[in-house]
Molecule: transfer RNA
Organism: Polyangiaceae bacterium
RNA sequence: UGCGAGAUAGAGCAGUGGCGGCUCGCCUGGCUCAUAACCAGGAGGUCGGUGGUUCGAAUCCACCUCUCGCAA
Repeated sequence: UGCGAGAUAGAGCAGUGGCGGCUCGCCUGGCUCAUAACCAGGAGGUCGGUGGUUCGAAUCCACCUCUCGCAA
């Protein structure tokens, strides 16, 4: 420098145009003599950034930033 993949909650990941979810973790309550396990509930996201398309964008398009891989 070129090509490809990726960026979504603290962590790991879904989500192919119609109000952003799952598991683990965290907090509270229940259960227990107590802890773990188990059960119930809750908090935590301007979906990497800036524009564009659209009635409507995490999703489609352009550019930029960062990470990984391949080639040189």